[in-house]
């Protein structure tokens, strides 16, 4: 420096234009002598950042950050 790829809840990660989930983590409650494992509820989100396009954008574009991998 050139091309592709990723960035979304605390972590692992869905969601390709119409109200942003799921699992595990966390917190409560039931149950137990207890405590764990199940169960039943529930918290948390400027969807990397700025702009554009649309009635509407995590989704499309454009630049800009970070981060992987390749090629020089």
């Nucleotide at each position: 420096g050139g091309c592709a790829g990723a960035g979304u809840a605390g972590c692992u990660c869905a969601g390709u234009g119409g109200u942003a989930g799921a699992g595990c983590a966390g917190a409560g409650g039931a149950c137990u002598c207890a405590u764990a494992a199940g169960c039943c509820u529930u918290u948390g989100g400027u969807c990397g950042g700025c702009g554009g396009u649309u009635c509407a954008a995590a989704u499309c574009c454009g630049c800009c950050c970070u981060u992987u991998g390749c090629c020089a």
The RNA shown here (transfer RNA) has 72 nucleotides and comes from a Verrucomicrobiia bacterium.
The organism belongs to Verrucomicrobiia, within Bacteria.